Predicted 3D model of a 350-nucleotide part of an RNA (small-subunit ribosomal RNA, central domain) from an uncultured bacterium. The prediction has a mean pLDDT of 87. It matches the Rfam family "Bacterial small subunit ribosomal RNA".
Context: one part of a larger RNA
RNA sequence: CUGGGUGUAAAGGGAGCGUAGACGGCAGCACAAGUCUGGAGUGAAAUCCCGGGGCUUAACCCCGGAACUGCUUUGGAAACUGUGCGGCUGGAGUGCAGGAGGGGUAAGCGGAAUUCCUAGUGUAGCGGUGAAAUGCGUAGAUAUUAGGAGGAACACCGGUGGCGAAGGCGGCUUACUGGACUGUAACUGACGCUCAUGCACGAAAGCGUGGGUAUCGAACAGGAUUAGAUACCCUGGUAGUCCACGCAGUAAACGAUGAAUACUCGCUGUCCGGGGAGAUUGGUCUCUGGGCGGCCAAGCGAAAGCGUUAAGUAUUCCACCUGGGGAGUACGCCGGCAACGGUGAAACUC
Numbered sequence: 001c002u003g004g005g006u007g008u009a010a011a012g013g014g015a016g017c018g019u020a021g022a023c024g025g026c027a028g029c030a031c032a033a034g035u036c037u038g039g040a041g042u043g044a045a046a047u048c049c050c051g052g053g054g055c056u057u058a059a060c061c062c063c064g065g066a067a068c069u070g071c072u073u074u075g076g077a078a079a080c081u082g083u084g085c086g087g088c089u090g091g092a093g094u095g096c097a098g099g100a101g102g103g104g105u106a107a108g109c110g111g112a113a114u115u116c117c118u119a120g121u122g123u124a125g126c127g128g129u130g131a132a133a134u135g136c137g138u139a140g141a142u143a144u145u146a147g148g149a150g151g152a153a154c155a156c157c158g159g160u161g162g163c164g165a166a167g168g169c170g171g172c173u174u175a176c177u178g179g180a181c182u183g184u185a186a187c188u189g190a191c192g193c194u195c196a197u198g199c200a201c202g203a204a205a206g207c208g209u210g211g212g213u214a215u216c217g218a219a220c221a222g223g224a225u226u227a228g229a230u231a232c233c234c235u236g237g238u239a240g241u242c243c244a245c246g247c248a249g250u251a252a253a254c255g256a257u258g259a260a261u262a263c264u265c266g267c268u269g270u271c272c273g274g275g276g277a278g279a280u281u282g283g284u285c286u287c288u289g290g291g292c293g294g295c296c297a298a299g300c301g302a303a304a305g306c307g308u309u310a311a312g313u314a315u316u317c318c319a320c321c322u323g324g325g326g327a328g329u330a331c332g333c334c335g336g337c338a339a340c341g342g343u344g345a346a347a348c349u350c
Base pairs, nucleotide, nucleotide: 003322004321005320006319008303012318014201016199017198021194023192025088026087028085029084030083031082033081034080035077036076037075038074039073040072041071042070049065050064051063052062053061054060091191092188093187094186095184096183097182098181103177104176105175106174107173108172109171110154115149116148117147118146119145120144121143125136126135162169163168206247207246208245209244210243211242216240220236221235222234223233258317259316260315261314262313263312266295267294268293269292270291271290272289273288274287275286276285277284299306300305323350324349325348332343333342334341335340
């Protein structure tokens, strides 16, 4: 390289949009580049292969054939691919009518709780633990009542419930705004799928500037524990946690499962839609579309398991793997304020 693979053995990019490229629906006509077929020219000799012959044999040598799978040119075929033309509606999209949703952004508002402040009541403890101590408290704490300040998060509802491409999203209201779904079948007429490079998104922690700081809380300090205890437990507590703008670009970024399309028994729960039947008192039955779950046939799988939301049967495109360690390291390059990220070896060793 080929082959074989990628849920758990090495291997799916964190996720999207999309360029080049690759691949691409139905029927018709034309062309003939690919494709198929006939002819011509060429494809030196030797070598290789087959048949035969010569050296005692073989190697070696000689003769004949085949082959040289190619290239050029010319005649033809038109199923498939391609190209051109005009057409179709099933893929895709638009319109119209609807309902669902913690989808996003911004502004405003609300109550509970923690902490702090002020005042009242009240008195000796509180707090904390396995037990304690550090700590707080007669300068009046803890507890309790009233008032106030401020920040952060939104109990119950809440649900293998919903939405989003992923990260993720949860009090209420308003404004702006994205997507999906159902019904209809008016419109466009293959406009599609995938996607190297690229662009934009991307939890937490972290970084820059400015603000904010109630709680919690790396670091740090103290108290314990212990042989020690740079920990686990306790009392404090700074960055941070929050906001704005900018950077960073990584996660067990997980379904450890790339995207798209088609096909392949069923049962059951639930969420959001649509259609039909039933009846006078039904509260049900049935069909259908899209999600989210549970259990199974076939099949797949090393097994456990997966099983119409496939890890089944197929096709297209992208990404990735090729023994363990060395190592996601070194070096170089690119990016970054830095931290570091991306790309990514070898010697050696088993």